Annotation:
This is a predicted complex of two RNAs, RNase P RNA and transfer RNA, with 433 nucleotides together. Rfam match: Bacterial RNase P class A.
C1' cells in the first nucleotide's frame, strides 16, 4: 500500500430574532410574563411476542393457526447466543422454511418400454427351434450331401436388465473377476441403511459388522413434539349536556363469550323517528436509561450508584438571519415495550483475514 | 390510530386440487354486407397475471417480503 470480512456509532455545528406545545409559578380569569422541557434509528410496514383493559375466575372439547436440527437466554416470541450439520469463499467470516418420504394418501404434465413396489421389454446382448444364403480351412460320408462356422429374416408365455432411446429425475456409483449374455452374482472403495460399542448434556461425530439399496415433492393432505381462548386505547371507565317515540321478533326465546357444541353471563336484539357532536381518566417511571464491580464462551443475570427523557385530540417541535464545515439521507410519536423486516447521502471508531513490497 | 378485503388484455370478470399455448363478454384493427354509416358476419392483434424473491422438474395459484387501492370501527 492494495483488497476484503465482521462489530459498534454519528446523521450537520454554533450565535441572535420571532412563533408552538406540555408542566410549574406569578399576576390574573380564559389572557399575559418567567423557568424547564420538546420525535427516531427506523417514530415506518403492523410482520411476531408480551404489558394493560373488556368479555367468566379465562373453562372443557372438536375444529383450526403457528413453531420445527441441539442446548442455552428471555414477562414472551417466528427473537438473540453457543454448538451441530449442510452448502460458499485461499481466508477473515457468511449463508441455511435444517423433524418424519421403511406410518398412510396424493401428484409427478410431456416424452420414454417403464414415474414406483420390486415393475416392465422398444432397440440391442445371449441361449433354443425354423427357413433362405455364403464359405477360406478341419471332420465325417465320399455322388450332388451333413455337421462346424458365417450372415439374412421370422419366431419363442426363453434368460438377463449391462448398454441405447426419454426425461427434472430411471430401481446405488467406479473398477476388477465372473458368465451362453449378464447381474451386488463376488470382491475392493465410496454413498446410503440398519445394529452393536465409545465420546458427547444433547443434535451429533468415530470405530466394527451386517444384508446389499428402500426415487423426488411435506412453501400437497398428513403424522410427530411443543405452544395458542377473543376482541383491541375508536379497549375501556366517569361527569355534563339534550330528546318523542313507534314498530318487528322473543323466554323450548334472543345477545355477548371464536368457527361448531357444553359450560357460563346478560336480558333484550334489530328497523324507522328523535337527541348530543362537551369535558375528565386511562396517559406515560418504564421487562427504563448510564456508570462500576461480580458470575458466565456469550445472549443475558445480580449487586451498588447516578438520572428524569415528548403526551397532543384538528393534533406541538417551525421560520428567518449571521458565522463555518466535508454542504447535511431515509424520514416524524398518538398506549406502552421487547424484536424481526423494510428505507436510508455521506462519515468515524475498534477487532481481524488474505496478497504485494522494506527492514 | 386500530381492523379488514382486493391487485389478471384498453374496461369488467374467470381461472378447481400447481401442468405445459392463461379465458370470456365490450372494446380495437382489417375485410365483407351497404348508394353511405350504424347493426350483423368472418379474421386478427393486445398479458412479462402490481413489484422482488424463494419452493418445485414446472407457479396466476404456494410461501416471505414489498407497493397500491378500496371497505369497517367513537
Nucleotide at each position: 500500500g492494495g483488497a476484503g470480512c465482521g462489530a459498534g456509532c454519528c446523521g450537520g455545528g454554533c450565535g441572535g430574532u420571532c412563533g408552538c406545545g406540555u408542566g410549574a409559578u406569578c399576576g390574573g380569569u380564559u389572557c399575559g410574563g418567567u423557568c424547564a422541557c420538546g420525535a427516531g434509528g427506523a417514530a415506518a410496514g403492523u410482520c411476531c411476542g408480551g404489558g394493560c383493559u373488556c368479555c367468566a375466575u379465562a373453562g372443557g372439547g372438536c375444529a383450526g393457526g403457528g413453531u420445527g436440527c441441539c442446548g442455552g437466554c428471555c414477562a414472551a416470541c417466528a427473537g438473540c447466543c453457543g454448538g451441530g450439520c449442510g452448502g460458499g469463499g485461499c481466508a477473515a467470516c457468511c449463508c441455511g422454511a435444517c423433524g418424519g418420504a421403511a406410518a398412510g394418501u396424493g401428484c409427478c404434465a410431456c416424452a420414454g418400454a417403464a414415474a414406483a413396489g420390486a415393475a416392465g421389454a422398444c432397440u440391442c446382448c445371449c441361449g433354443c427351434g425354423g427357413c433362405g444364403g455364403g464359405a477360406c480351412g478341419c471332420c465325417c460320408a465320399c455322388g450332388u450331401g451333413g455337421g462346424u462356422c458365417u450372415c439374412g429374416c421370422g419366431g419363442c408365455a426363453g434368460g438377463a436388465a449391462a448398454a441405447g432411446c426419454u426425461g427434472a429425475a430411471a430401481c446405488g456409483g467406479u473398477g476388477a473377476g465372473g458368465u451362453a449374455a449378464g447381474a451386488g452374482c463376488u470382491c475392493a472403495c465410496c454413498a446410503g441403511c440398519g445394529g452393536a460399542u465409545c465420546g458427547g448434556a444433547g443434535a451429533c461425530g468415530g470405530u466394527c459388522c451386517g444384508g446389499c439399496u428402500u426415487g423426488g415433492c411435506a412453501a400437497a393432505c398428513c403424522c410427530c413434539a411443543c405452544c395458542c381462548g377473543g376482541a383491541g386505547c375508536a379497549a375501556g371507565g366517569c361527569c355534563a349536556c339534550g330528546c318523542a317515540g313507534g314498530g318487528a321478533c322473543g323466554a323450548u326465546g334472543a345477545g355477548g363469550u371464536u368457527g361448531c357444541c357444553c359450560g357460563c353471563c346478560u336480558c333484550g336484539u334489530c328497523c324507522c323517528g328523535g337527541g348530543u357532536a362537551g369535558g375528565c381518566c386511562g396517559c406515560u417511571c418504564g421487562a427504563g436509561c448510564c456508570g462500576u464491580c461480580c458470575g458466565g464462551c456469550a445472549a443475558c443475570g445480580g449487586a451498588c450508584g447516578a438520572c428524569c427523557u415528548a403526551g397532543a385530540u384538528a393534533g406541538a417541535u417551525g421560520a428567518u438571519c449571521g458565522c463555518u464545515c466535508u454542504c447535511g439521507a431515509c424520514a416524524g410519536a398518538a398506549c406502552c415495550c421487547g424484536g424481526c423486516u423494510u428505507a436510508c447521502a455521506g462519515g468515524c471508531u475498534c477487532g481481524c483475514u488474505c496478497c504485494g513490497c522494506a527492514c | 390510530g386500530g381492523g379488514g378485503u382486493g391487485g389478471u388484455a384498453g374496461u369488467u370478470a374467470a381461472g378447481u386440487c400447481g401442468g405445459u399455448u392463461a379465458u370470456a363478454a365490450c372494446g380495437c384493427c382489417g375485410g365483407c354486407c351497404u348508394g353511405u354509416c350504424a347493426c350483423g358476419c368472418c379474421g386478427g392483434a393486445g398479458g412479462c397475471c402490481g413489484c422482488g424473491g424463494g419452493u418445485u422438474c414446472g407457479a396466476g395459484u404456494c410461501c416471505c417480503g414489498u407497493c397500491c387501492a378500496c371497505c369497517c370501527c367513537g